[in-house]
Molecule: SAM riboswitch aptamer (S box leader)
Organism: Nesterenkonia pannonica
RNA sequence: UAUCCAUCCGGAGCGGCUGAGAGAUCUGGCUCGACGACGCCGCAGCAACCACUGCAGAGCUUCUCUGCGGGCUCGGUGCUAAUGCCAGGGACGAUGGGAG
Numbered sequence: 001u002a003u004c005c006a007u008c009c010g011g012a013g014c015g016g017c018u019g020a021g022a023g024a025u026c027u028g029g030c031u032c033g034a035c036g037a038c039g040c041c042g043c044a045g046c047a048a049c050c051a052c053u054g055c056a057g058a059g060c061u062u063c064u065c066u067g068c069g070g071g072c073u074c075g076g077u078g079c080u081a082a083u084g085c086c087a088g089g090g091a092c093g094a095u096g097g098g099a100g
Stems, first nucleotide, its partner, number of pairs: 001099001003098006013043005021032003025089005044080003049076002052070008084092001
């Protein structure tokens, strides 16, 4: 990025700063919040998308791809109220990987 693929009912919180709204967006609900929410920073944790690794298969076989597993040791992200909070809407949104 008017691009492609996968996932989104599981999981995981403390401290400091700040100070009024917040839960993406519209409508309607519901919830969180001066007993300090949201946000930012630090630390901790969760998870396992990529990376790593085992087996099997395949291919154009110094390697590559696919499927099923493993583990979290170093690495790249992500996430840590409620199913993406719920219902409806839409050129929906978010995260990861690929492609450009």